[in-house]
RNA sequence: UAGGAUAGUCAAGGGACUGCUGUAUGUUUCGGCAUAUAGAGGAAAGUCCGGACACCACAAGGGAAAGAUAAUGGGUAAUCCCCAUCCGGAGUAAUCCGAGGAUUAGAGCCACAGAGACGAGCCUGUUAAGUCAGGGUGAAACGCGGCAAUCUCUAUCUGGUGCAAGACUAAACAGGAUAGCGUUGAUUACCCUUGGUAGCUGUCGGGUAGGUCGCAAGGAAAUAUGCAGUAAUGUAUAUUCAAGAUGAAUAGUCCCCUAAUACAGAAUCCGGCUUAUAGACUAUCCUUUUUU
Numbered sequence: 001u002a003g004g005a006u007a008g009u010c011a012a013g014g015g016a017c018u019g020c021u022g023u024a025u026g027u028u029u030c031g032g033c034a035u036a037u038a039g040a041g042g043a044a045a046g047u048c049c050g051g052a053c054a055c056c057a058c059a060a061g062g063g064a065a066a067g068a069u070a071a072u073g074g075g076u077a078a079u080c081c082c083c084a085u086c087c088g089g090a091g092u093a094a095u096c097c098g099a100g101g102a103u104u105a106g107a108g109c110c111a112c113a114g115a116g117a118c119g120a121g122c123c124u125g126u127u128a129a130g131u132c133a134g135g136g137u138g139a140a141a142c143g144c145g146g147c148a149a150u151c152u153c154u155a156u157c158u159g160g161u162g163c164a165a166g167a168c169u170a171a172a173c174a175g176g177a178u179a180g181c182g183u184u185g186a187u188u189a190c191c192c193u194u195g196g197u198a199g200c201u202g203u204c205g206g207g208u209a210g211g212u213c214g215c216a217a218g219g220a221a222a223u224a225u226g227c228a229g230u231a232a233u234g235u236a237u238a239u240u241c242a243a244g245a246u247g248a249a250u251a252g253u254c255c256c257c258u259a260a261u262a263c264a265g266a267a268u269c270c271g272g273c274u275u276a277u278a279g280a281c282u283a284u285c286c287u288u289u290u291u292u
Stems, first nucleotide, its partner, number of pairs: 002287009013256006020039008041263001045274002048272005053162004058195006066158005071085005086100001087098004101153002106151002108147003122135004166213004176204006219241001221240008
C1' cells in the first nucleotide's frame, strides 16, 4: 500500500406550525378544555426452536406409542442454543464448517461398465479341487468392502392446548328437548395401580357477541462498575421503570445541519436461530507491496 478474517456501535440531531394516543394535575355548561410529560426495531419479520404464564373436577407412580438429541466436558429456566478441548474437512494464514454412538441384533442399496456387486466366477498357466499365481471391467471383485442424511438398534429427554390462553362482570333467551355413561363411584392424550371428586360426553334448537382486567409488563428486566472464571456465564453494589392501541394511535409540512434513511411498523412477554439491509465508524488478527 492492497486484500481478507473476527467482534461491535449508530440507524441521526435541532427549531417552528398543525394533528393523534396514554398518564398526571387543574377546570367544566359534563359535549369537553388547558398545561406538563411519554409515544414503533436491530431485526419489531419468519413462526424454525426453547420457556415464563394460563387453563384442561383431576393428582401421583409405572409402561406403551410418537418425536427429538448423539465426540468429551461446562453454561443456562430451557433448547436443534452458547463456550472450551479433541477428531475430520476447506483455506498460505487469521479463521470457518460438522453428515462426530453402533455394520457379529436384523433388513435394504452400490448406477454405468463387467461373466459376476454379497456372493459370483470370463481368459492364461497350475492343482485332486477357485488349490495357487496373474490378466480384463470398475470407486470397490478368492474381502469378516462401502453407505445408518436408507430402515433399524443403543443411550438420554419429552402430557395437551395456547393471550382469539384465561379471570371478573352486565344484558338477553327456552333453569329448552333428547341419547349414552356415572355414587356398585365414571369422565385425564392410550393402558395399568393408588388416591380424590359428582356430574361427564354427544345430537338438535334458541339468545348474546357489551365492559373491565390480563397490558401505566417488579422481571430468568435494563445500564454501569468490582470480584471469580480461558470463555460462555455467575455473583455483589448503585441507578432506572420504558408504547399499551383494539378496523387498530406513535404523524404531516418547512428550514438548518449531516455520511445517515436502505430493510422495513409493536398487539402477552422473554432467551436463541434464520432471513433482508443504503451509509458512516471503532478495535484486534492474518497475508502481501514499498521504505527505514
Predicted 3D model of a 292-nucleotide RNA (Bacterial RNase P class A). Its Rfam family is "Bacterial RNase P class A". Its family is annotated with dimeric ribonuclease P complex, ribonuclease P activity and tRNA processing in the Gene Ontology.